[in-house]
Predicted 3D model of a 105-nucleotide RNA (c-di-GMP-I riboswitch aptamer) from uncultured Steroidobacter sp. Lineage of the source: Bacteria > Pseudomonadati > Pseudomonadota > Gammaproteobacteria > Steroidobacter. It was read from a public genome assembly, where an Rfam model found it. The coordinates come from a structure-prediction model, not an experiment, and the mean pLDDT is 79.

């Protein structure tokens, strides 16, 4: 200079699980504590997976209240509920960007 390359040696991170603490909650933070990680260092830009308490929108199903209609039937409004959108969480779920230490070469 190169990037994770076949091997040494010193360190490094810490998953589940258990207490604390916050948090609607996924889930963060500390502590025990190690399945594991060569980027399991940082960073939500792109796919994914998780969450839904209150406040926003869109669409769809239900209940309700009235109104228009001679009926069929319409739309309005309130109100639960489903997927969305926006909102959050995961960087140890991929990519992907950035930075780098010994050793190799």
């Nucleotide at each position: 200079g190169u990037u994770a390359c076949u091997c040494a040696a010193g360190g490094g991170c810490a998953a589940a699980a258990c207490c604390g603490u916050c948090g609607a909650g996924a889930g963060a933070c500390g502590g025990u504590g190690a399945c594991g990680c060569a980027a399991a260092g940082c960073c939500u830009c792109c796919g994914g997976u998780c969450c839904a308490g209150a406040a926003g929108u869109g669409u769809c199903c239900g209940u309700g209240c009235a109104c228009u209609g001679g009926g069929a039937a319409g739309g309005g409004c309130a109100u639960g509920g489903g997927c969305g959108c926006g909102g959050g969480a995961u960087a140890g779920c991929g990519g992907g960007g950035u930075u780098g230490c010994c050793g190799g070469c």